Model confidence (mean pLDDT): 78 of 100. Predicted 3D model of a 107-nucleotide RNA (SAM riboswitch aptamer (S box leader)) from Pontibacter rufus. The sequence was found by an Rfam model in a public genome assembly.
[in-house]
């Protein structure tokens, strides 16, 4: 790095400096962010608690070493069911799929 398996996500958490035009994974359609400087990079700060650690018989608790994260539900829709409508839709009904992350295994 790739593949497989399991689990998770409506909560939470931003300042400074740099850069300078697109960004929100990909495709399509929406919607949104963005020269009042987004996205990205660096520094600092923070959130969370998957793994590891400690306490506990245990449900659990502490703490923060390895990850992760700090616009919008994973921004929404796409497939199925439900609901509604009967000609557009949907964007806070449920599930699947996909993506992402963690952990484990294999190559």
């Nucleotide at each position: 790095a790739a593949u497989u398996u399991a689990u998770a996500g409506a909560c939470g958490a931003a300042g400074a400096g740099g850069c300078g035009a697109g960004a929100g994974a990909a495709c399509a359609g929406g919607c949104u962010c963005u020269g009042u400087g987004a996205c990205c990079c660096u520094c600092u700060g923070g959130c969370a608690a998957c793994c590891a650690u400690c306490c506990g018989c245990a449900u659990g608790g502490a703490a923060a070493g390895g990850u992760g994260c700090c616009a919008a539900g994973u921004c929404c829709u796409g497939c199925c069911c439900a609901a509604c409508a009967a000609a557009c839709a949907a964007a806070a009904g449920g599930g699947a799929a996909a993506a992402u992350a963690u952990a484990a295994a294999u190559u």